This is a predicted structure of an 85-nucleotide RNA (c-di-GMP-I-GGC riboswitch aptamer) from a Clostridia bacterium. The model forms 95% of the base pairs in the Rfam consensus.
RNA sequence: CUUGAAAAAGGCAAACCUGUCGAAAGGCAGGGACGCAAAGUCGCGAGUCUAAGGCCUUCGGGCUAUGACAGUCGGACUGCCAAGU
Numbered sequence: 001c002u003u004g005a006a007a008a009a010g011g012c013a014a015a016c017c018u019g020u021c022g023a024a025a026g027g028c029a030g031g032g033a034c035g036c037a038a039a040g041u042c043g044c045g046a047g048u049c050u051a052a053g054g055c056c057u058u059c060g061g062g063c064u065a066u067g068a069c070a071g072u073c074g075g076a077c078u079g080c081c082a083a084g085u
Stems, first nucleotide, its partner, number of pairs: 001084004011036002016031006034071001040077003044074003047069003053064004
């Protein structure tokens, strides 16, 4: 420098359960492992979810992110191990 077929020292942890915060989506902590070679970090682009507040309403509801998702895709930054050069 290239690559992630195989391997894995060290690492992360889906669903689900408990607690907690939140209007919700969802976050955090503990348990738990479906998986992950960036499943590390950043909402920058797309996408998706929510709709408290706001606006509208035929009062049924509808629209809306300033909220959220990095384990949806892309991008940026950083890093471990291994193989090859």